[in-house]
Molecule: Fluoride riboswitch aptamer (crcB RNA motif)
Organism: Verrucomicrobiota bacterium
RNA sequence: AAUGAAUCAGGCAAUGGGGUUUGCCUCCCGCCUCCCGGGGAAACGCCCUCCGGCUGAUAACUCCUACCAAACA
Numbered sequence: 001a002a003u004g005a006a007u008c009a010g011g012c013a014a015u016g017g018g019g020u021u022u023g024c025c026u027c028c029c030g031c032c033u034c035c036c037g038g039g040g041a042a043a044c045g046c047c048c049u050c051c052g053g054c055u056g057a058u059a060a061c062u063c064c065u066a067c068c069a070a071a072c073a
Base pairs, nucleotide, nucleotide: 009026010025011024012023013022016064017063018062019061020060021059027039028038029037030036045054046053047052
């Protein structure tokens, strides 16, 4: 010097927020520099030809909020 690994950090896990745990993703190109631009990853439930219909606020546990059902006051 290069390579590899680890650590840290960010994002995602079909409807909101907090805590904990788990899983997944973390790249490419253009541009002299700055800046900027164009793409991309993890993710986006089920039924139905269409019309339309159904479950769920969790990836999992837990608390709160919204909605729904039942009972009591």